[in-house]
Context: one part of a larger RNA
RNA sequence: GACGAACGCUGGCGGCGUGCCUAAUACAUGCAAGUCGAGCGGGCCGCCGGAGGUGCUUGCACCUCCGGACGGUCAGCGGCGGACGGGUGAGUAACACGUGGGCAACCUGCCUUUGAGUUCGGGAUAACACCGGGAAACCGGUGCUAAUACCGAAUGGAUCCUUUCUCGUGCCUGCGAGAGGGGAAAAAGGCGGUCUUUUCGAAGGCCGCCGCUCAAAGAGGGGCCCGCGGCGCAUUAGCUGGUUGGUGGGGUAAAAGCCUACCAAGGCGACGAUGCGUAGCCGACCUGAGAGGGUGAUCGGCCACACUGGGACUGAGACACGGCCCAGACUCCUACGGGAGGCAGCAGUAGGGAAUCAUCCGCAAUGGGCGAAAGCCUGACGGUGCAACGCCGCGUGAGUGAGGAAGGUUUUCGGAUCGUAAAGCUCUGUUGUGAGGGAAGAACAGCGUUAGGAGGCAAUGCCUAACGUUUGCCGGUACCUCACCAGAAAGCCACGGCUAACUACGUGCCAGCAGCCGCGGUAAUACGUAGGUGGCAAGCGUUGUCC
Numbered sequence: 001g002a003c004g005a006a007c008g009c010u011g012g013c014g015g016c017g018u019g020c021c022u023a024a025u026a027c028a029u030g031c032a033a034g035u036c037g038a039g040c041g042g043g044c045c046g047c048c049g050g051a052g053g054u055g056c057u058u059g060c061a062c063c064u065c066c067g068g069a070c071g072g073u074c075a076g077c078g079g080c081g082g083a084c085g086g087g088u089g090a091g092u093a094a095c096a097c098g099u100g101g102g103c104a105a106c107c108u109g110c111c112u113u114u115g116a117g118u119u120c121g122g123g124a125u126a127a128c129a130c131c132g133g134g135a136a137a138c139c140g141g142u143g144c145u146a147a148u149a150c151c152g153a154a155u156g157g158a159u160c161c162u163u164u165c166u167c168g169u170g171c172c173u174g175c176g177a178g179a180g181g182g183g184a185a186a187a188a189g190g191c192g193g194u195c196u197u198u199u200c201g202a203a204g205g206c207c208g209c210c211g212c213u214c215a216a217a218g219a220g221g222g223g224c225c226c227g228c229g230g231c232g233c234a235u236u237a238g239c240u241g242g243u244u245g246g247u248g249g250g251g252u253a254a255a256a257g258c259c260u261a262c263c264a265a266g267g268c269g270a271c272g273a274u275g276c277g278u279a280g281c282c283g284a285c286c287u288g289a290g291a292g293g294g295u296g297a298u299c300g301g302c303c304a305c306a307c308u309g310g311g312a313c314u315g316a317g318a319c320a321c322g323g324c325c326c327a328g329a330c331u332c333c334u335a336c337g338g339g340a341g342g343c344a345g346c347a348g349u350a351g352g353g354a355a356u357c358a359u360c361c362g363c364a365a366u367g368g369g370c371g372a373a374a375g376c377c378u379g380a381c382g383g384u385g386c387a388a389c390g391c392c393g394c395g396u397g398a399g400u401g402a403g404g405a406a407g408g409u410u411u412u413c414g415g416a417u418c419g420u421a422a423a424g425c426u427c428u429g430u431u432g433u434g435a436g437g438g439a440a441g442a443a444c445a446g447c448g449u450u451a452g453g454a455g456g457c458a459a460u461g462c463c464u465a466a467c468g469u470u471u472g473c474c475g476g477u478a479c480c481u482c483a484c485c486a487g488a489a490a491g492c493c494a495c496g497g498c499u500a501a502c503u504a505c506g507u508g509c510c511a512g513c514a515g516c517c518g519c520g521g522u523a524a525u526a527c528g529u530a531g532g533u534g535g536c537a538a539g540c541g542u543u544g545u546c547c
Base pairs, nucleotide, nucleotide: 001546002545003544005543006542007541008540009539012394013393014392015391016390017389018387019386020352025350026349027348029347030346031345034080035079036078039077040076042074043073044072045071046070047068048067049066050065051064052063053062054061055060056059087305088304089303097229098228099227100226101225102224103223106222107221108220111218112217113216114215115214116213117212118211119153120152121151122150128143129142130141131140132139133138159184160183161182162181163180164179165178166177167176168175169174189210190209191208192207193206194205195204196203197202231277232276233275238268239267240266243265244264245263246262247261248260249259250258280302281301282300283299284295285294286293287292307328308327309326310325311324330341331340332339333338358384360383361382362381366380367378368377369376370375397427398426399425400424407418408417409416410415432484433483434482435481436480437479441474446469447468448467449466450465451464452463453462491536492535493534494533495532496517497516498515502531503530504529505528506527512519513518
């Protein structure tokens, strides 16, 4: 000097940060991932229309049925997202990280650009209804039904596989280009506008938007390989059997002993293998003139983990924190047959500890998921709260004022000192209190109007722009103005030397101090108190750790 600090005494305000370093201990409660009805069929409710019946105040109420190209809601099928975001640092000494390369050995949903398509059919199943089992969780049977769910077939611009030939090129397996033959693989619709037809139920054409399929390229993301670099112990010296290499086979998106059969007998090591201990790594942060040393909180990048251990499924992506299965420990429910759970998400509780916050507000902003959109969800995030935990800023008044008041302390009793300090007078009003005014953070999206544009038979549909309208948790907050009153706001440590600041009394090797040297045994500037002084100041000291 520094700190994610703690402890003691003290404590006015604001801004910006920071806040379980210990038990990766156990968790009550609430919330933290949903969304889409413009993919689909239902249940329920409401509304509208029609028909019938009943009551009677004869135009209203109620009930039943049918329809709705009406709305809402509920679960279900289906799609996308739950692999992001958020947490933690247990494990890991490793291609985990950093840095520089490589893949002629790879994958890639959504997004961008481009090309070609979107044809014809089929069978189910949940929901639902009925029946049954179970305390529950939930499960079984029968029957019905839909789709952008599932399956089959066709076509094939580009693509892929195989094969033949030619050319070019490379360090090998090869790669690239061209031509020919054979083969493989696809799809799904929805909404809006308009026109036509209509049996008034609807159907069809065209256009637009959103999708869907195949393919190429890109962007961004990911996978794999290699060189180099960064801990301790040699009182750890030998280690290794899929071990090192090859061939065949398997496997993966892909190289590889990644796996397997066979063959060879290799591979690593004092340039520190192996073992043990410790540890997430980095950008950075602290210190230092630098070299270096130390650290890896907050913020950012990467990695690993999600009660413990193992496993795969789905998927573009996981071996998946708030998914599944198995085993284990623990907790809970139970009708004892069987079930449920996982805060190292945000708050919060217990425990541990010297020690670390609210079971708060809001999706207004930024960002994310879904959706055509409105919008919904979002403990990410934005805010507020608590804590002098840190840094920075401000204040606790300013000027004048000598009878140097009173009082304290001291004294050689003359005085000296606290001390212009106070009082008094004048002024100001930061902050405070009260009143009034009052932001920026908001840009959008949507809707309406107008204009323009592309395309089209056309359009009110689509795209763009302008104008109008609308949206604020914080919060009546920041800030500004006015009024009032010096009225409310200073402590802590030290004073022998190092080291800035001295006297008196008490004590008498006692009580005590102390970072080192050392003080104290009757005049102690070193203990305790008082006065004074020095230093820092809403802090000041102590302890711990690092330089």
RNAcentral holds the full RNA, with entries from ENA, Greengenes and SILVA. Predicted 3D model of a 547-nucleotide part of an RNA (small-subunit ribosomal RNA, 5' domain) from an uncultured bacterium. The prediction has a mean pLDDT of 82.